[in-house]
Context: one part of a larger RNA
RNA sequence: UGACGGGGGCCCGCACAAGCGGUGGAGCAUGUGGUUUAAUUCGACGCAACGCGAAGAACCUUACCUGGGCUCGAACGGCGUCUGACCGGGGUGGAAACACCUUUUCCCCGCAAGGGGCAGGCGUCGAGGUGCUGCAUGGCUGUCGUCAGCUCGUGUCGUGAGAUGUUGGGUUAAGUCCCGCAACGAGCGCAACCCUUGUCCUGUGUUGCCACCCUCGCAAGAGGAGCACUCUCAGGAGACCGCCAGCGACAAGUUGGAGGAAGGUGGGGACGACGUCAAGUCAUCAUGGCCUUUAUGUCCAGGGCUACACACGUGCUACAAUGGCGGUGACAAUGGGCAGCGAAGGGGCGACCCCGAGCUAAUCCCAAAAAGCCGUCUCAGUUCAGAUUGCACUCUGCAACUCGAGUGCAUGAAGGCGGAAUCGCUAGUAAUCGUGGAUCAGCAUGCCACGGUGAAUACGUUCCCGGGCCUUGUACA
Numbered sequence: 001u002g003a004c005g006g007g008g009g010c011c012c013g014c015a016c017a018a019g020c021g022g023u024g025g026a027g028c029a030u031g032u033g034g035u036u037u038a039a040u041u042c043g044a045c046g047c048a049a050c051g052c053g054a055a056g057a058a059c060c061u062u063a064c065c066u067g068g069g070c071u072c073g074a075a076c077g078g079c080g081u082c083u084g085a086c087c088g089g090g091g092u093g094g095a096a097a098c099a100c101c102u103u104u105u106c107c108c109c110g111c112a113a114g115g116g117g118c119a120g121g122c123g124u125c126g127a128g129g130u131g132c133u134g135c136a137u138g139g140c141u142g143u144c145g146u147c148a149g150c151u152c153g154u155g156u157c158g159u160g161a162g163a164u165g166u167u168g169g170g171u172u173a174a175g176u177c178c179c180g181c182a183a184c185g186a187g188c189g190c191a192a193c194c195c196u197u198g199u200c201c202u203g204u205g206u207u208g209c210c211a212c213c214c215u216c217g218c219a220a221g222a223g224g225a226g227c228a229c230u231c232u233c234a235g236g237a238g239a240c241c242g243c244c245a246g247c248g249a250c251a252a253g254u255u256g257g258a259g260g261a262a263g264g265u266g267g268g269g270a271c272g273a274c275g276u277c278a279a280g281u282c283a284u285c286a287u288g289g290c291c292u293u294u295a296u297g298u299c300c301a302g303g304g305c306u307a308c309a310c311a312c313g314u315g316c317u318a319c320a321a322u323g324g325c326g327g328u329g330a331c332a333a334u335g336g337g338c339a340g341c342g343a344a345g346g347g348g349c350g351a352c353c354c355c356g357a358g359c360u361a362a363u364c365c366c367a368a369a370a371a372g373c374c375g376u377c378u379c380a381g382u383u384c385a386g387a388u389u390g391c392a393c394u395c396u397g398c399a400a401c402u403c404g405a406g407u408g409c410a411u412g413a414a415g416g417c418g419g420a421a422u423c424g425c426u427a428g429u430a431a432u433c434g435u436g437g438a439u440c441a442g443c444a445u446g447c448c449a450c451g452g453u454g455a456a457u458a459c460g461u462u463c464c465c466g467g468g469c470c471u472u473g474u475a476c477a
Stems, first nucleotide, its partner, number of pairs: 001477002003474003007471007015461002019425005026317008034308002042053002064303007076126009088103006106117004128292002131290003137286002139281003142277001144275001149188006155164003168179003194269004199237005205231001208227002213224004240263001243257005319418001323377006335366003340359002345354003384415001389410007431453007
């Protein structure tokens, strides 16, 4: 000087407390361990691994296993040499890769020798490796932590390591600001500048809008007219403790009030200091070294990654009446669409099928929002719950046996609100309800987004956990 203390002081954070809803019990989905296996490819392991890499394992992917092929190779280039074919088409064998048979017999210049090009074979030099090392590395990322810290120059003090500044009194979300002070300044962080949302103004007026006017129509609505309103996307205004009062040291600031759409950082996002964990990644990529070269490379078929006495994590669905079922033209927002979205009409109980309008989309389509409202059931393992299983189908795709999703009929398991323990959340939040998207032929209960309905509670900081500042002790560095 740091680190540490079941030392002290001060202060924060859904850290506790106060509340609301869960997990832990059940069934299923998914990941992991273990076990099994020819293989169940690999990585990730307290927080910070375990719905993680994987925004989509039937084949492919695919790295694993079994079996069958190839050896300058699956792609490309240089040099040498040889050939005029190779490729392609057809056939046979084969599970395919591949092997064999057959068919065809290069182009340009030149009279020619020959030259050039193209293709292929061979030889050779470069290949290839998801093989090892993340403890050789770059890059990228997690984490403490959006915590308020981390440092430097000059000066001063100290023999020196170092100290001071950065401590102190207030204050703040903040090393934020004020005052004081042997310090005076500065940098990286904080904040602001950026995006979005909340109010208004100006411009804009189609594909958007419909107040007034006209026409058609019983009406709903349609057409014209219009750009007021909503909205679109550009530009501006607006919030700064600016105003008033109290408190305070006349300061920084803080408490209350006014006005205001919004008040003290208005809400949300992006943004992550010096560093820590030899944290993660050689399997995104790049890369040193090592290893491999008729194999640890490469091609193919089938299998596996989907196994299943079990254990754990994360979720979904429930155990019911704040509910189930039936009926019923209520009301959104974000998005996506041409190898696409697919209306209306018709068929089917349904998944879906036929036909095919419109739309490269503020125009058309996906598209039905669902919780809502009305009726019924009357507390039961039930008209709860839906696992499991049988039969019959639908769709995608070359192909759904291993191993897809969906539909109809039948079947109707556990489950009576869950021990010890443990998680999230402070407001348009939790809870609850549906909707869209990426990946994607097909396949989400996951992920990323969107809106609807919409709470309870916070006395307080003694305690648990994590963190910041000062101080103290130290057999620690």